[in-house]
């Protein structure tokens, strides 16, 4: 890094380093010295494996994740609204896990 398949309105710190930044991308809105990412602890507990009779638990192992729906739209379509608009479907994009080249 391509592909394929499954999921994405549930969960998760008022801890320590650290110092200006993030929230993929673009438009928005936001979050942030009452401390940004990063990185360690400490949780959650989706996927796959472990142990279980067990679809129930556990958090042991490999991932992951720990503001807002994948934060909201982004391209199509159908309804409602005669102005910008709202709502709904269903693609693309995207983020994970297992496979596979």
């Nucleotide at each position: 890094u391509u592909c394929u398949u499954a999921u994405c309105a549930a969960g998760a710190g008022a801890g320590g380093u650290g110092g200006a930044g993030g929230g993929a991308c673009u438009g928005g809105c936001c979050c942030u010295a009452c401390g940004a990412a990063a990185c360690c602890c400490g949780g959650c507990a989706a996927c796959c494996g472990g142990u279980u009779a067990a679809u129930u638990a556990c958090a042991c192992g490999g991932u992951g994740c720990u503001a807002a729906a994948u934060c909201c739209a982004g391209c199509a379509g159908a309804g409602c609204a005669g102005a910008u608009g709202c709502u709904c479907u269903g693609a693309a994009a995207g983020a994970u896990a297992a496979g596979a080249a």